[in-house]
Predicted 3D model of a 74-nucleotide RNA (transfer RNA) from Buchnera aphidicola (Taiwanaphis decaspermi). Rfam family: tRNA. By type it is a transfer RNA. NCBI's taxonomy places the organism under Bacteria, Pseudomonadati, Gammaproteobacteria, Erwiniaceae, Buchnera aphidicola.
RNA sequence: ACGUCCGUAACUCAGUAGGUUAGAGUAUUGCUAUGACAUAGCAAAAGUCAAUGGUUCGAAUCCAUUCGGACGUA
Numbered sequence: 001a002c003g004u005c006c007g008u009a010a011c012u013c014a015g016u017a018g019g020u021u022a023g024a025g026u027a028u029u030g031c032u033a034u035g036a037c038a039u040a041g042c043a044a045a046a047g048u049c050a051a052u053g054g055u056u057c058g059a060a061u062c063c064a065u066u067c068g069g070a071c072g073u074a
Stems, first nucleotide, its partner, number of pairs: 001073007010026004019057001028044006050066005
């Protein structure tokens, strides 16, 4: 330099033949049970879906560019 793949919550990930509140587990906070702890149950908070622009009535999802990461070729 070229090619392929990836980027979604603090962490690990699901969701991509566009469609109406964007989810799970762990962690965090609160409540309940215990004399207390561990543990369990319930609840809550946490995301401009890497960024910008475009297509569309509608984009995490499609297109282009940029940024970051991994791998391959030279």